[in-house]
RNA sequence: GCUCCAGUAGUGUAGUGGCCCAGCACGCAACCCUGUCACGGUUGAAACCCGGGUUCAAAUCCCGGCUGGGGCG
Repeated sequence: GCUCCAGUAGUGUAGUGGCCCAGCACGCAACCCUGUCACGGUUGAAACCCGGGUUCAAAUCCCGGCUGGGGCG
């Protein structure tokens, strides 16, 4: 330099046009439980990498950028 893949709560992931102000697990906070801790239960906070485009509607499709990874030279 070329090419392919990925980027979603603190972490790991699901979601492949509308059913979703985005779900699950771990973690975090409060409360309950317990003599205390742990376990368990309830509730809560917290995310679509950035910009543009297509569309009535975009986390999802297209383009560019950034970051990370694989392959080739």